[in-house]
RNA sequence: CUCAUCGAGAGGGACUGAGGGAACGGCCCGUCGACGUCCCGGCAACCGCCACCGCACUGCCAACCGCAGCGCCGGUGGAGACGGUGCCAAUUCCGGCCCGUGGCGAGAGUCGCCACGGGGAAGAUGAG
Numbered sequence: 001c002u003c004a005u006c007g008a009g010a011g012g013g014a015c016u017g018a019g020g021g022a023a024c025g026g027c028c029c030g031u032c033g034a035c036g037u038c039c040c041g042g043c044a045a046c047c048g049c050c051a052c053c054g055c056a057c058u059g060c061c062a063a064c065c066g067c068a069g070c071g072c073c074g075g076u077g078g079a080g081a082c083g084g085u086g087c088c089a090a091u092u093c094c095g096g097c098c099c100g101u102g103g104c105g106a107g108a109g110u111c112g113c114c115a116c117g118g119g120g121a122a123g124a125u126g127a128g
Stems, first nucleotide, its partner, number of pairs: 001128006011040005019029003024095003041088003045085003049078006055071001057069004092122001097119010
């Protein structure tokens, strides 16, 4: 940089001691010890693994069908967690930008607020 996913899932102990949830606003977590580090435990998202299907290619055939093999391809399903990453408060905790719908209030041909839906931005994780 590109692509995919982000409403599921999964916590105990020891040490430390004041901030933490990326930033800002909100709202939460936190001296009943958060965050962090270590140990143990757990979860199963991605890759990998297994099965089936599709597709492409190769072989058998002159060709079709069929069979077999194979794959930096796609889909569906599955197992394990001592294969590689990752994760274990809250939807990525919610929002910010754009569009739409509805409601309310102003008042003028728009504006503000709230709710819902869609898209984006930013971020995280994986694969390349």